Transfer RNA from a bacterium, 73 nucleotides, folded computationally. Its mean pLDDT, the model's own confidence on a scale to 100, is 82. It matches the Rfam family "tRNA".
């Protein structure tokens, strides 16, 4: 220098043009227990990496950039 993959909740990830952006783990509270753990119920959760574009409508499509990983030279 060229190419590919990934970036979504505190963490691991799903979602891939329209419905309120979800799950598990986690946080907090309650129940249970002599107590703790486990379990059950409730609760808490987001600038969808950044900026532009396409579209009636973008997490999703297009362009540029940023970060991380990998391949080629």
């Nucleotide at each position: 220098g060229g190419g590919g993959c990934a970036g979504u909740a505190g963490c691991u990830c799903a979602g891939u043009g329209g419905u309120u952006a979800g799950a598990g783990c986690g946080u907090g509270g309650c129940a249970c227990u002599c107590a703790u753990a486990a379990u059950g119920c409730c609760u808490u959760g987001g600038u969808c990496g950044u900026g532009g574009g396409u579209u009636c409508g973008a997490u999703c499509c297009c362009c540029a950039c940023c970060u991380g990983c990998c391949c080629c030279a």